[in-house]
RNA sequence: UCCGGCAUAGCUCAGUUGGUAGAGCGGGUGACUGUUAAUCACUAGGUCGGCGGUUCGAGCCCGUCUGCCGGAGCCA
Numbered sequence: 001u002c003c004g005g006c007a008u009a010g011c012u013c014a015g016u017u018g019g020u021a022g023a024g025c026g027g028g029u030g031a032c033u034g035u036u037a038a039u040c041a042c043u044a045g046g047u048c049g050g051c052g053g054u055u056c057g058a059g060c061c062c063g064u065c066u067g068c069c070g071g072a073g074c075c076a
Stems, first nucleotide, its partner, number of pairs: 001072007010025004019056001027043005049065005
């Protein structure tokens, strides 16, 4: 330098045909329990990596940039 993949909640990840952003774990509150733990219920938490474009409408499509992972190549 080139090619491919990935980027969504604190963590690990879903998200169908473009049409109201979700789960598990973790956090908070409560119930239960002799206590802790466990269990159960409720609840908070998101510029969907940045910028731009297409569209009535973008997490999803297109361009570009950034970061991470993998592969190839170049110099020595």
A computed fold for a 76-nucleotide RNA from a Kofleriaceae bacterium, annotated as transfer RNA. Rfam family: tRNA. Lineage of the source: Bacteria > Myxococcota > Polyangia > Haliangiales > Kofleriaceae. The coordinates come from a structure-prediction model, not an experiment, and the mean pLDDT is 80.